[in-house]
Background:
A computed fold for a 336-nucleotide RNA from Mitsuaria sp. 7, annotated as Bacterial RNase P class A. Of the family's consensus pairs, 98% are formed in the model. The RNAcentral record of the sequence draws on ENA and Rfam. Its Rfam family is "Bacterial RNase P class A". The family's RNA type in Rfam is ribozyme.
RNA sequence: GAAGCAAGCCAGACCGCCGCUGGUGCGAUCGUGGAAACACGGCACUGGAGGAAGGUCCGGACUGCAUAGAGCGGCGUAGCAGCUAACGGCUGCCCGGCGAAAGCCGAGGAUCAGAGCAACAGAGACGAGUCGGUGCGGACGCAAGUCCGCAUCGGGUGAAACGGGCAAUCUCUACGCGCAGCAACACCAAGUAGGCCAGCGUCGAUGCGGCUCGCAGAGCUGGCGGGUAGGUGGCACCGAGCCGGGCAGUGAUGCCCGGCCCAGAUGAAUGGCGGUCACGCGGAAACUCGCAAGACGAUCCGUGCACAGAAUCCGGCCUAUCGGCUUGCUUCACAC
Numbered sequence: 001g002a003a004g005c006a007a008g009c010c011a012g013a014c015c016g017c018c019g020c021u022g023g024u025g026c027g028a029u030c031g032u033g034g035a036a037a038c039a040c041g042g043c044a045c046u047g048g049a050g051g052a053a054g055g056u057c058c059g060g061a062c063u064g065c066a067u068a069g070a071g072c073g074g075c076g077u078a079g080c081a082g083c084u085a086a087c088g089g090c091u092g093c094c095c096g097g098c099g100a101a102a103g104c105c106g107a108g109g110a111u112c113a114g115a116g117c118a119a120c121a122g123a124g125a126c127g128a129g130u131c132g133g134u135g136c137g138g139a140c141g142c143a144a145g146u147c148c149g150c151a152u153c154g155g156g157u158g159a160a161a162c163g164g165g166c167a168a169u170c171u172c173u174a175c176g177c178g179c180a181g182c183a184a185c186a187c188c189a190a191g192u193a194g195g196c197c198a199g200c201g202u203c204g205a206u207g208c209g210g211c212u213c214g215c216a217g218a219g220c221u222g223g224c225g226g227g228u229a230g231g232u233g234g235c236a237c238c239g240a241g242c243c244g245g246g247c248a249g250u251g252a253u254g255c256c257c258g259g260c261c262c263a264g265a266u267g268a269a270u271g272g273c274g275g276u277c278a279c280g281c282g283g284a285a286a287c288u289c290g291c292a293a294g295a296c297g298a299u300c301c302g303u304g305c306a307c308a309g310a311a312u313c314c315g316g317c318c319u320a321u322c323g324g325c326u327u328g329c330u331u332c333a334c335a336c
């Protein structure tokens, strides 16, 4: 220098002006909306998208239903060991495959329980047996020989021919899983109320989202009529939290110390304009090099800056992503 492999990072920067939205403090105890609950309104300070916020594919937290219980059914996972709140995630090792290597990939339990499947070719594809040779036995024949049975060897087809394959087919084994989801759920508020009629119900209705048991248990269903869907919490200052350092471990990870507080609505904020600089692309082009074609390109002009956008939260996986940077490693070439 070229080709590659692995790990990680950035996702324009700064200034000015105008907005949007959350929080804290102060002030007013007032005004506006509303039936109410409650919300909004002033000033100052301050926070305000991502590596995937995405797909909603796994796993958890949280909430309700028995403090979630048993059996059957159903679903999921699958080398061995570990990490973790948990996982189908991650780490290490083994085995198999790919690569020259760095390295990458793997749905990697069981076919001595049972069932099912296997294109084409082939006589035959799971209990079917073809052709030829040899040996033995038997039947017929004067004989040459023919036929039958058993054993053995070989040929042909094919991925595979009484020996197996497939469990990304049923099945078996081991382990795990109750169901529903923040439109959960709780509270406030005149109102999913209160009322009338019919049916069922302590001889157990109904609920626990497949069935049975079990548990709770006094209401449930339908119709008439009248109406509601407003607000607050959950919810965003304390977490499986972020940053730095140390220790243990091959590693995932764990422990300790110090520092930090970091978005949050519900028609749904996180934006717009201007300037300077940086970067990519396109065009023009001075100087320089070259005989030339052309190369390099200060500078100028135009244009662009990806994928995408929180909605209860968290850990993963997968998918999308203009362009750029850092570190380590492999192979090859050259120079010392």
Stems, first nucleotide, its partner, number of pairs: 001332010012277007020048007030041004050307001054318002057316005062181004069213004074177005079093005094108001095106004109172002114170002116166002130155011185233004195224006206216003241260008279304006288295002